This is a predicted structure of a 71-nucleotide RNA (transfer RNA) from a Candidatus Parcubacteria bacterium. The coordinates come from a structure-prediction model, not an experiment, and the mean pLDDT is 83. Rfam family: tRNA. Rfam describes the family as follows. Transfer RNA (tRNA) molecules are approximately 80 nucleotides in length. The source organism's lineage runs through Bacteria, Bacteria candidate phyla and Candidatus Parcubacteria. The RNAcentral record of the sequence draws on ENA.
[in-house]
Parts: sequence; C1' cells; structure tokens
RNA sequence: GCCGAGAUAGUUUAACGGCAAAACGCCUCCGUGGUAAGGAGGAAAUCCGGGUUCAACUCCUGGUCUCGGCU
Repeated sequence: GCCGAGAUAGUUUAACGGCAAAACGCCUCCGUGGUAAGGAGGAAAUCCGGGUUCAACUCCUGGUCUCGGCU
C1' cells in the first nucleotide's frame, strides 16, 4: 500500500428497515444478629460526518480506531 471483518450500557454479547434486549457489574429496597446467596425495583449505550427512506443500530458513502490476511 491492497483486501476482508468489526465498533451498541462499566464489561461480554443480541437486535426481519418500525418502542434498542439480555447476562454480569453498579444503585435503592426487602431479607440476616451481620455478610453473602436470594427476591423486588432503578440508572446506564448504537464510533464520527453525509446520503437514501415516512422511518436507519440495520442500507449506501467518506473518515477514525481495532482485528485478521496479502505484499
């Protein structure tokens, strides 16, 4: 330099173009003599810019970064 894959809560992963889901973690409450386990509830995210569309995490495009391959 070229090619491919990827970027979503603090972390690990979901999401036929139509309300962004879960697990663990975090917070509050219950519970215990106390801690933990357990139970109830809550906060928290789409890498950046443009385009298509009534509507974009999703499709197209230009970047940035990460991973892999080729040279």